This is a predicted structure of a 73-nucleotide RNA (transfer RNA) from Echeneis naucrates. Rfam family: tRNA. From the family's description: Transfer RNA (tRNA) molecules are approximately 80 nucleotides in length. It is annotated as a transfer RNA. NCBI's taxonomy places the organism under Eukaryota, Craniata, Actinopteri, Acanthomorphata, Echeneis. Model confidence (mean pLDDT): 80 of 100.
């Protein structure tokens, strides 16, 4: 330099045909227990990488830029 993929909760990841975003782990609280651990219940936590566009409506489609990784010159 050009190319492919990736980016969603603190972490690892789902998210179907575009219709107002979830799980597990972690964290807080409670139950149980002599206590801890384990187990169970429950709560909080999101500008979906950034900015535009299309659309009645975008995590999803389009464009630009960026992050990380792969292979190439």
């Nucleotide at each position: 330099c050009a190319u492919c993929a990736u980016c969603u909760a603190g972490c690892u990841c789902a998210g179907u045909c575009a219709g107002u975003a979830g799980a597990g782990c972690a964290u807080g609280a409670g139950a149980c227990u002599c206590u801890u651990a384990a187990u169970c219940u429950u709560a909080g936590g999101g500008u979906c990488g950034u900015g535009g566009g299309u659309u009645c409506g975008a995590g999803c489609c389009c464009c630009a830029c960026g992050u990380u990784g792969g292979a190439g010159a």